About this RNA
Transfer RNA from a Deltaproteobacteria bacterium, 73 nucleotides, folded computationally. The RNAcentral record of the sequence draws on ENA. The source organism's lineage runs through Bacteria, Pseudomonadati, Myxococcota and Myxococcia. Its Rfam family is "tRNA". Its family is annotated with triplet codon-amino acid adaptor activity in the Gene Ontology. The coordinates come from a structure-prediction model, not an experiment, and the mean pLDDT is 80.
RNA sequence: GGGCCGUUAGCUCAGACGGCAGAGCUGCUGGCUUUUAACCAGAAGGUCACAGGUUCGAUUCCUGUACGGCCCA
Numbered sequence: 001g002g003g004c005c006g007u008u009a010g011c012u013c014a015g016a017c018g019g020c021a022g023a024g025c026u027g028c029u030g031g032c033u034u035u036u037a038a039c040c041a042g043a044a045g046g047u048c049a050c051a052g053g054u055u056c057g058a059u060u061c062c063u064g065u066a067c068g069g070c071c072c073a
Base pairs, nucleotide, nucleotide: 001072002071003070004069005068006067007066010025011024012023013022019056028042029041030040031039049065050064051063052062053061
């Protein structure tokens, strides 16, 4: 330098063919318990890496950039 893949909640990851963004874990609040843990319930938590384009509408499609991984040179 070239090619491919990835980037979504604090962490690990889903997500459709373009139409309200989710799960588990952690943390928080409450219940239970003498207390902790476990268990039960609840609420909160997101610039969907960044910028631009297409579109009535983009996490999703297109282009570029950044970061990470693999391969080639």